[in-house]
c-di-GMP-I riboswitch aptamer from Candidatus Manganitrophus noduliformans, 93 nucleotides, folded computationally.
């Protein structure tokens, strides 16, 4: 440099579930906790999932606004689903 994670070391990460907080809502932050994890370090660029507040449509109601209900629909989100990008620690070949 490059390829592997079989072995070494010293570490790091933290699901599931419990409580507080934030958010319509998926989620997300802290504290526990420990299922995994050699990138379970960083990032929504591709894909792919998750939600649907607002907004569109349509059906009810109804005098009208307002209101229920049903479909869409990222502008929310998900890197502990797959690519690709950046960065890096030990050992071995």
């Nucleotide at each position: 440099c490059u390829u592997u994670g079989c072995u070494c070391a010293g570490a790091g990460c933290a699901a599931a579930c419990u409580c507080u907080c934030c958010g319509a809502a998926a989620g997300g932050a802290g504290a526990g906790g420990g299922c995994g994890c050699a990138g379970a370090g960083c990032a929504a660029c591709g894909g792919g999932g998750c939600u649907a507040a607002a907004g569109a449509a349509g059906a009810g109601a109804c005098g009208c606004u307002c209101c229920u209900c049903u479909u869409c629909c990222a502008u929310g989100c998900c890197c502990g689903c797959c690519g690709a990008g950046c960065c890096g620690c030990c050992a071995a070949g």